[in-house]
């Protein structure tokens, strides 16, 4: 990073720093926020996409279940909601 595949109503918060907006874009709502939001860092946790391991099934392509030490991700509100646009986020596989 144009294009591909999967997922996006489950789950999981404390501390420190900072200091004004934040919940992706537009409109309209709703909500969080100086009792410090958003963001960054640390720790803790959640989950199970990838990897590893174990068990089972198998049409041998794979699928199901378990586990959680590795790589990511995530930890207000359904991607906050509706409409518009058809975008965004994360993982995998690739270039």
């Nucleotide at each position: 990073c144009a294009a591909c595949c999967a997922u996006c109503c489950c789950g999981a918060g404390c501390g420190g720093c900072u200091g004004a907006g934040a919940g992706a874009u537009c409109u309209g709502g709703c909500u969080c926020u100086a009792c410090g939001a958003c963001g960054c860092c640390g720790c803790a946790g959640c989950a199970a996409c990838c990897a590893c391991c174990c068990g089972g099934a198998u049409u041998c392509a794979u699928c199901c279940g378990g586990a959680a030490a590795g790589g990511u991700g995530c930890u207000a509100c359904u991607g906050c909601c509706a409409g518009a646009a058809a975008c965004g986020a994360u993982g995998g596989a690739g270039a």